A computed fold for an 87-nucleotide RNA from a Clostridiales bacterium, annotated as c-di-GMP-I-GGC riboswitch aptamer.

[in-house]
RNA sequence: GUUGAAAAUGGCAAACCUAUCGAAAGAUAGGGACGCAAAGCUAUGAGUCUAAGGCACUUAUGUGCUAUGAUUGUCAGGCCACCAAUU
Numbered sequence: 001g002u003u004g005a006a007a008a009u010g011g012c013a014a015a016c017c018u019a020u021c022g023a024a025a026g027a028u029a030g031g032g033a034c035g036c037a038a039a040g041c042u043a044u045g046a047g048u049c050u051a052a053g054g055c056a057c058u059u060a061u062g063u064g065c066u067a068u069g070a071u072u073g074u075c076a077g078g079c080c081a082c083c084a085a086u087u
């Protein structure tokens, strides 16, 4: 450097529930495990989600668009890394 999770040491924690924050998406903490060999970090690219605010329309006080918001357990990129085998 590459490959892999068979072994060993371990690690993380989906859905759901409770509390808090948030307009929402969602996040944080606790419980809980569907799974994960990077399910470690990073919002850099794409995708997806939301629309407070803004713009347009409207008989309605709704409808549509929009990220500066979110998502790393959507896919990639970048950075760091245990064990084993191999070069």
Stems, first nucleotide, its partner, number of pairs: 001086004011036002016031006034073001040079003044076003047071003053066005